[in-house]
RNA sequence: ACGAUUGUUUACUAGGGUUCCGCCGGCACACCACCGGGCUGGUCCGAGAGUAAACCGUUCCUAACGCAAGGAGCGACACGGAAGGAUAAAAACCUGGGAGAU
Numbered sequence: 001a002c003g004a005u006u007g008u009u010u011a012c013u014a015g016g017g018u019u020c021c022g023c024c025g026g027c028a029c030a031c032c033a034c035c036g037g038g039c040u041g042g043u044c045c046g047a048g049a050g051u052a053a054a055c056c057g058u059u060c061c062u063a064a065c066g067c068a069a070g071g072a073g074c075g076a077c078a079c080g081g082a083a084g085g086a087u088a089a090a091a092a093c094c095u096g097g098g099a100g101a102u
Base pairs, nucleotide, nucleotide: 007055008054009053010052011051012050015045016044020042021041022039023037024036025035026034056075057074058073059072060071061070062069077097079100083095084094085093
């Protein structure tokens, strides 16, 4: 100085806020509407570096070869801003296995 790849989907979680529901407060009281409050929560958003499953890829086995099917194994590792963006809003979401560090 250079350095490729590291699969897809679904469900969930850490986490996140406030559209909707609920809750609390205000509007003298009650209901409706409205306003304010994220407030234990339900809906909602949600991980490359979290979990699980399915698919997929690959190696081997199941009577020689091929096909199909089934079974077993493997799919490693991964420190990380600031800033910006989306949505009602925020985030460990997206930019991003990025910049940078080792």